[in-house]
């Protein structure tokens, strides 16, 4: 790296090295010298997987894993909408908003 399932509007940050880029990807949009990424220390959050307990679906702990700006920041694709808002043509549009599915995408936990 692929396969398969569950979740994904809630929660959680300081310091100490660092020294310019992050937020997957492209677009937007934030975020960053009042200090980006990243290492380390110590703290935190949740409860996938475990461990106990049980009235068997709940609790209750925190060992393995995760995570600690913003909804997986937000959009991409697809089909909708109270003859949806605006603009525009002869017409076909375009562009926003609205909530759903979708794909991708982190993470759990199993598999080949």
């Nucleotide at each position: 790296g692929c396969c398969u399932u569950a979740u994904c509007g809630a929660g959680a940050g300081u310091g100490g090295c660092g020294g310019a880029g992050g937020g997957a990807u492209c677009g937007g949009c934030c975020c960053g010298a009042u200090g980006a990424a990243g290492c380390c220390a110590c703290g935190g959050c949740a409860a996938c997987c475990u461990g106990c307990a049980u009235g068997u679906u709940u609790g209750c702990a925190a060992g393995g894993u995760g995570c600690c700006a913003a909804a997986u920041c937000c959009g991409g694709c697809g089909g909708g909408g109270a003859c949806g808002g605006g603009u525009g043509u002869g017409a076909u549009a375009c562009u926003c908003c609205c909530a759903c599915g979708a794909a991708a995408g982190a993470u759990g936990a199993g598999g080949a």
The prediction has a mean pLDDT of 83. SAM riboswitch aptamer (S box leader), 112 nucleotides, folded computationally. It was read from a public genome assembly, where an Rfam model found it.